[in-house]
RNA sequence: AAACGGCAAACCCGAGGCGACUCGGGGACGCAAAGCCUCCGGUCUCGAAAGAGAUAGCGGGGAUACCGAA
Numbered sequence: 001a002a003a004c005g006g007c008a009a010a011c012c013c014g015a016g017g018c019g020a021c022u023c024g025g026g027g028a029c030g031c032a033a034a035g036c037c038u039c040c041g042g043u044c045u046c047g048a049a050a051g052a053g054a055u056a057g058c059g060g061g062g063a064u065a066c067c068g069a070a
Base pairs, nucleotide, nucleotide: 006031007030011026012025013024014023015022016021029057036062037061039060040059041058042055043054044053045052046051
C1' cells in the first nucleotide's frame, strides 16, 4: 500500500458533579493504537494554603493488540 473493521471532536438532547469534566443518545473533526494505565511534565478545576481532583483526543513513558505488500 491493501482488507475486515474500530474509535469518535465540535455541537445538540438527557443525566451526574461545587467545578474542571464525565456518562447515555444523536452527530463526525479527525485518529494505526484517538484501546488501556496518572509514572513524569503541561494545562484546567476545587481550596487561604497544604492538598485533592480533571484531562490518556496535550506531550513523554509503560504494558497489550487487528491486518499485512513489507